[in-house]
RNA sequence: UUUUAUGAGAGUUUGAUCCUGGCUCAGGAUGAACGCUGGCGGUGUGCCUUAGGCAUGCAAGUCGAACGAGAGUCACUCUUCGGAGUGAGGACAGUGGCAGACGGGUGAGUAACACGUAGGAAUCUACCCUUUAGUGGGGAAUAGCCCGCCGAAAGGCGGGGUAAUACCGCAUAUGGUCGCAAGAUCAAAGUCUUCGGACGCUAGAGGAGGAGCCUGCGCGCUAUCAGCUAGUUGGUGGGGUAAUGGCCUACCAAGGCAACGACGGCUAGCCGGUGUGAGAGCACGACCGGCCACAAGGCUACUGAGACACGGAGCCUACACCUACGGGUGGCAGCAACCGGGAAUAUUGCGCAAUGGACGAAAGUCUGACGCAGCGACACCGCGUGCGGGAUGAAGCUUUUCGGAGUGUAAACCGCUGUGGCGAGGGAGGAAUUUUGACAGUACCUCGCUAGAAAGCACCAGCUAACUACGUGCCAGAAGCUUCGGUAAUACGUAGGGUGCAAGCGUUAUCCGGAUUUACUGGGCGUAAAGGGUCCGUCGGCGUCUUUGUAAGUUUCUUGUCUAAGCCCAGGGCUCAACUCUGGAAAGGCAAGGAAUACUGCAAAGAUAGAGUCCGUUCGAGGAAGUUAGAAUUCUCGGUGGAGGGGUGAAAUCCGUAGAUAUCGAGAGGAAUACCAAGCGCGAAGGCAGACUUCUAGGACGUGACUGACGCUCAGGGACGAAAGCUUGGGUAGCAAAGCGGAUUAGAGACCCGUGUAGUCCAAGCCGUAAACACUCCUUGCUAGUUGCCCUGACUUUAAGUUGGGGUGGCGUAAGCUAACGCGUUAAGCAAGGCGCCUGGGGAGUACGAUCGCAAGAUUAAAACUCAAAGGAAUUGACGGGGGAGCGCACAACCGGUGGAGCAUGUGGUUUAAUUCGAUACAAAGCGAAAAACCUUACCCGGAUUUGACAUGUACCUGCACGGUCUAGGAAACUAGACUUUCUUCGAGAGUGGUACACAGGUGAUGCAUGGCUGUCGUCAGCUCGUGUCGUGAGACGUCCGCUUAAGUGCGGUAACGAGCGCAACCCUUGUCCUGUGUUAUACGUGUCACAGGAGACUGCUCCUGCUAUGCAGGGGAGGAAGGAGAGGACGACGUCAAGUCAGCAUGUCCCUUACAUCCGGGGCUACACACAUCCUACAAUGGGAUCGACAGCGGGUAGCGACGGGGUAACCCAGAGCCAAUCCUCUAAACGAUCUCUCAGUUCGGAUUGAGGGCUGCAAUUCGCCCUCAUGAAGCCGGAAUCGGUAGUAAUCGCAAAUCAGCAGGUUGCGGUGAAUACGUUCUCGCUCCUUGUACACACUGCCCGUCAAGCCAGCAAAGUCAGCAGCGCCCGAAGCGGGUGACCGUAACCAGUUUACUGGGGCGGCCCUUCUACGGCGAGGUUGGCGAUGAGGACUAAGUCGUAACAAGGUAUCCGUACUGGAAGGUGCGGAUGGAUCACCUCCUUU
Repeated sequence: UUUUAUGAGAGUUUGAUCCUGGCUCAGGAUGAACGCUGGCGGUGUGCCUUAGGCAUGCAAGUCGAACGAGAGUCACUCUUCGGAGUGAGGACAGUGGCAGACGGGUGAGUAACACGUAGGAAUCUACCCUUUAGUGGGGAAUAGCCCGCCGAAAGGCGGGGUAAUACCGCAUAUGGUCGCAAGAUCAAAGUCUUCGGACGCUAGAGGAGGAGCCUGCGCGCUAUCAGCUAGUUGGUGGGGUAAUGGCCUACCAAGGCAACGACGGCUAGCCGGUGUGAGAGCACGACCGGCCACAAGGCUACUGAGACACGGAGCCUACACCUACGGGUGGCAGCAACCGGGAAUAUUGCGCAAUGGACGAAAGUCUGACGCAGCGACACCGCGUGCGGGAUGAAGCUUUUCGGAGUGUAAACCGCUGUGGCGAGGGAGGAAUUUUGACAGUACCUCGCUAGAAAGCACCAGCUAACUACGUGCCAGAAGCUUCGGUAAUACGUAGGGUGCAAGCGUUAUCCGGAUUUACUGGGCGUAAAGGGUCCGUCGGCGUCUUUGUAAGUUUCUUGUCUAAGCCCAGGGCUCAACUCUGGAAAGGCAAGGAAUACUGCAAAGAUAGAGUCCGUUCGAGGAAGUUAGAAUUCUCGGUGGAGGGGUGAAAUCCGUAGAUAUCGAGAGGAAUACCAAGCGCGAAGGCAGACUUCUAGGACGUGACUGACGCUCAGGGACGAAAGCUUGGGUAGCAAAGCGGAUUAGAGACCCGUGUAGUCCAAGCCGUAAACACUCCUUGCUAGUUGCCCUGACUUUAAGUUGGGGUGGCGUAAGCUAACGCGUUAAGCAAGGCGCCUGGGGAGUACGAUCGCAAGAUUAAAACUCAAAGGAAUUGACGGGGGAGCGCACAACCGGUGGAGCAUGUGGUUUAAUUCGAUACAAAGCGAAAAACCUUACCCGGAUUUGACAUGUACCUGCACGGUCUAGGAAACUAGACUUUCUUCGAGAGUGGUACACAGGUGAUGCAUGGCUGUCGUCAGCUCGUGUCGUGAGACGUCCGCUUAAGUGCGGUAACGAGCGCAACCCUUGUCCUGUGUUAUACGUGUCACAGGAGACUGCUCCUGCUAUGCAGGGGAGGAAGGAGAGGACGACGUCAAGUCAGCAUGUCCCUUACAUCCGGGGCUACACACAUCCUACAAUGGGAUCGACAGCGGGUAGCGACGGGGUAACCCAGAGCCAAUCCUCUAAACGAUCUCUCAGUUCGGAUUGAGGGCUGCAAUUCGCCCUCAUGAAGCCGGAAUCGGUAGUAAUCGCAAAUCAGCAGGUUGCGGUGAAUACGUUCUCGCUCCUUGUACACACUGCCCGUCAAGCCAGCAAAGUCAGCAGCGCCCGAAGCGGGUGACCGUAACCAGUUUACUGGGGCGGCCCUUCUACGGCGAGGUUGGCGAUGAGGACUAAGUCGUAACAAGGUAUCCGUACUGGAAGGUGCGGAUGGAUCACCUCCUUU
């Protein structure tokens, strides 16, 4: 430089945002298991748990061409027919050889040269290959066999005789071994034969393959394991081995290992590889291959080339079996099978046909290795369950807005095909030179028949593809996380439909990924978790400039190796694929060799910029010791003096006539050092302050000289280290934990007050912690500025000058960084080096262990369990017993009430058959209701009706009315009957009645499913938008600031510019005038009145004052009916309260349908120990009564208002003019005025209650109406705590009218008459608006939240003890066995000697005996790990339990940290510290002018 391949996120903390941070999900995988389901084939794979126990069968034998003997059988001969002999062949067994150390299984042990990789030297090697030389001659036994004996058996003993390729001498020695040499020493076996030879045997040499040994490097966790080690480390001699070596032994020396982790504990077979991942990694080590270890648990050797030997031996132990009780036997972690364990893992199969192995010359035999088959969807791969047509879009099911839609070309139906299935026929390859096929009549091929056997599982709220109905009603249940379910559940269950995968699909478990969430690639530490309290310093890590050398690191090239399989690439074979075969290649590791020398290292030589030394000047509360000063507090003594003092929010305890406080004088004693004094100075930090002296340490600046990298940072380690606390001894004025009193309080173990002890002080010694903080580790370099202060230089023009070095502060959009806040040359910027620390919250800085400490305690430091968050910064609100500004009949000022009485009305409560329902803080309660005797009426009792009292439709029947009147029954509804009565085109229709069906009906439920309407904050001044700008974002600016306004009203400033809904105005009423019209009164000029339309008011004009001098505000004036919004009304922004109303209406869903519907009579809503709310009337003389007199307005009226007249004491009655209204009526208004009376009393006040008699309305007045007359004459003498209304035509007071209405007004809505007082002002109460601040609140302070106690449940800790395991130590015992030793013991074929024919002696060997080592076993004291454990202390979690109120706002005493004391509990107090404290003031500093 080119090419190729290559990395995905989401949910969840909040009202919302950004960040930190955990939890969870989507993917892949498995020797899997479980649930539902299940057609075929191929290829693989299958006890992961008890290395638990194993019935039965098989898994290692073979060789007669090494050897003897030889049954049964066959042949021949002989025969006394009993049999005998010979030969062939050869079973069982034996001697001998080889094999059995391979193959097969398992992973218990092992943290190790066990394994992997790369090397090494001091070795052995049967069978195999090559090669050299031999193979002569002798001997003695023994098994089998025969005889006898013991024993239940297993087995054993004695005697006799026998062979060999079994055994032993002799000879020979190419050679081998020993030895410096001389020399010594060491072998052998034969068998078969076709007679050619073949197979052997012995001693050597070499090779191949195999085995043993040694070394470098790599390969788990734990320091809550820090020191380990006596054969231990080395040497010498000896022994031993195939071989090196403390491998063993004797002696000598005192070493060896360890922070680069020894020793100990826990776990684990290791690797090639496998899974995952973009990779780096992480996890795993089934199947296949390599190595190791083991064979019931241990020990031991023998044989052998090879073993300390899975299917060999001996011994001990445990277990099991047989037994005649004396003794014996056994080892499936080989293949099957069985029991047990477990969630869980297969046939007591066939065959040696193939491949491979053992033996054999060979034929061959053996082979649960292996080849096959069987079982299991356990995994991977492939195939199928049909294909084409088919719309009346069938039926069924589901849904519906009732129209339809979906299932759905899906089915039926028609045609076709045959993977598969069934039947039949053929039929391989695997086999080679002959023979030989388990699989298997299998794969495959051909023919015929058949759509016939063959689809399920999970999911459908978001993540995450896929939605409806019904049921259920915080139940049943779901759930991976968030969460869903309390009557409209796409989240539970079912159905329909859909989505995904598919002979499988889901669930569970585990691993990797996502997780950059341990960060090498690739993270952090101001506030989120995280900088050690500070310094010194060891190991370690890192380190200035120049030159030379070297080549360890580094780079490059080559070689060797890293088995095969696997992964990757290319090709081939099974129809494809999985699978398999062949070939190839990357990358990387280790080792060896060569090359390069920039950097690092090493060696050498030099340099001076880092660091340091000397010299000069100077600085400071730096440290230690000593001396000393004045002010103040307290105490003592004395004087004066005479009643209080002290203390607090207010008090009290306390002191004081025994003389306090106050004041003067004298004295004692301890502690601390005002002013100076300043975010000034010094110190590493803690910390350090009167003055002086002594000792001592350090920094800065300046000039030169000198040393020459001497440096930086530091795990362990050491030193220092506030306050509190501890020990000993002093001291003690003040202050002051604890303690004692007084207050406060519901309580007050506190805050406040009075006392007061440790302590605070000194000396000596401990402790070693703090919010030990700048919450910011140390060192070095680089990157705009500006302005103070401290120390110290230089220069000049000597100044408020310019310019250096060091320190200490502020600001800052330079840049940059940060989640933001903020930091910004004193970095939290850009880089380098080193150390410390963090990895979700709680449990917990706790338990256990260890170290330190006199103790208190400190340091180090977990887990179980539990939650889905905990947290940082910033935003918008809300809130604050935070701050600032402003407003309101909010307070204040004034007037009048309520709360007390009686009555009225409403409500609660109670009662009742029913007392229908709703409203219930402000914002329910004279409210819905602008009228409950019946009706209303919804409630209760009783009587009736059932297509219905009311609506629409269909079908059928009825020529027939409907209706009205009357009669009878009845309480009525209603029933029965009589009379009367329509239109018509005479078909029918309209209407009506009846029957049937759809349906009606419901004041039944849900105002928390809703519409509409309404209340309230509030007629408060706010609420928003577009564009733009700022911010990662939520959001902000605009809407802020100054002035002003009733007002977000306006002006000015300004990253804003504009706009909308609100404010104001437009509308209505009213006040003045004009014009017109009309009514009315008229004296005819006009006036009153009404209506309609206009005018008028805008700070417009003028003077003065204040301010930003445009303008706004205030005061006065002119004019005017009215002056600063003239007065009143209507009008109610965005929204809040799940506010109110399903009973005004409408309406979803649910519920009732001979009743929860409808009709009727009667009753009830009017009850009455009581409580509350709102009125009325009063309590009287500002009044009551009587008589006379005056003045309104709004309204209403024909089923009406009703004059005049008459009657009645009156209510009212008779009669009836006028008026559909500016005409008539209502209509005499009352308070008021005048006169008289009453004279302070329960009254000539007050009128409740009750009796009698009447009137009116109405079918009806008893429950239950109003009015009149007469009589009666209750409480009440101005109202506690508390509380309401009102700022002018208002309050107060007086009457009138209207709606509702047959009748009924003390209520309501209007109307006019008379007509005040007060407002200094905004401190306080309540409410509201704006700005700002704090917040742990966001259901928003009626918030949040802490601890004890009580109850339940869970896990861990401690605990007297108890049980069990593990590994060692000391001692005892000591099997088998190897080695050693000894004897007047026992036994003994080969060799030697002797005598001589079978004996003796020697040598050698074996046994018995002794002994070293040692398994098992026993005893003892400890260590360590685990189980259980009465009880104890704490922790987590639970339903709305109890006590308080600690924290969050100044949380009502600011909070927190360390420490000490103390208290039911949160906690309180003392001492020192921090700001992670609000508010106000001052100082300092900064910015701007």
Molecule: small-subunit ribosomal RNA
Organism: Microgenomates group bacterium